The RNA shown here (c-di-GMP-I riboswitch aptamer) has 87 nucleotides and comes from Firmicutes bacterium UBA2296. It matches the Rfam family "c-di-GMP-I riboswitch aptamer". Its Rfam clan is "c-di-GMP_I riboswitch clan". Its mean pLDDT, the model's own confidence on a scale to 100, is 88. Taxonomically the source falls in Bacillota (Bacteria, Bacillati).
RNA sequence: CAGCGACAAUGGCAAACCAUCGGAAACGGUGGGACGCAAAGCUAAAGGGCCUGAACCCCGCAGGGGGCACGGCAGCCAGCUACCGAA
Numbered sequence: 001c002a003g004c005g006a007c008a009a010u011g012g013c014a015a016a017c018c019a020u021c022g023g024a025a026a027c028g029g030u031g032g033g034a035c036g037c038a039a040a041g042c043u044a045a046a047g048g049g050c051c052u053g054a055a056c057c058c059c060g061c062a063g064g065g066g067g068c069a070c071g072g073c074a075g076c077c078a079g080c081u082a083c084c085g086a087a
Stems, first nucleotide, its partner, number of pairs: 004085002012037002017032006035075001041080003047077002049073003056067004
């Protein structure tokens, strides 16, 4: 330096769920809470994937139906960066 990851050390993060706030929703913020995580740090303007469908477009007399991301997810893959050091 590149890998690798232990019942090691120092620490870290926080799923579901609950309260509350924002949002049309997906989902997000804050507090509580820990399922888990060796990148559960960062990137959604490299790329793939997934979720939602307000506005818009199409269909319909209508209730409604279909399409669509410019909205989200980094705890799906990926990219970038990083602490520690047993085998």